[in-house]
RNA sequence: GAAGGUAUGGCUCAGUGACAGAGCACAUGCUUAGCAUGUGUGAAGUCCUGGGUUCAAUCCCCAGUACCUUCC
Numbered sequence: 001g002a003a004g005g006u007a008u009g010g011c012u013c014a015g016u017g018a019c020a021g022a023g024c025a026c027a028u029g030c031u032u033a034g035c036a037u038g039u040g041u042g043a044a045g046u047c048c049u050g051g052g053u054u055c056a057a058u059c060c061c062c063a064g065u066a067c068c069u070u071c072c
Stems, first nucleotide, its partner, number of pairs: 001071007010024004026042005048064005
């Protein structure tokens, strides 16, 4: 220098156009003498950034940033 891939709660991931979800973790209620386990509830996301298309974008297009892989 070229090509491809990934970016979504604290962590690991799903979601492929119509008000964004799961598990773990966290807070809290019940259970216990207490802890653990179990169970109920809750909080936590400008969906990497900036534009474009669309009535509507996490999703499609363009550019950029970070990381990974391959080639040179």
Molecule: transfer RNA
Organism: Vicugna pacos